[in-house]
RNA sequence: GCCUGGUUAGCUCAGUGGUAGAGCACGCGCCUUUUAAGCGCGUGGUCGCGGGUUCGACCCCCGCAUUAGGCU
Numbered sequence: 001g002c003c004u005g006g007u008u009a010g011c012u013c014a015g016u017g018g019u020a021g022a023g024c025a026c027g028c029g030c031c032u033u034u035u036a037a038g039c040g041c042g043u044g045g046u047c048g049c050g051g052g053u054u055c056g057a058c059c060c061c062c063g064c065a066u067u068a069g070g071c072u
Stems, first nucleotide, its partner, number of pairs: 001071007010024004018055001026042005048064005
């Protein structure tokens, strides 16, 4: 230098054009003599950044950043 994958909640990850989700964690409550476990409810998101396409973009296209791998 070129090619490919990843970037979404504090963490690990879903979500292939029409309301952004799960588990864990965290907060509150229930249960329990207490803790743990279990159960219920809740908080938490500029979807890496900037443009474009579209009535509508996490999703498609372009550039950039970053990370992992490959080629030279």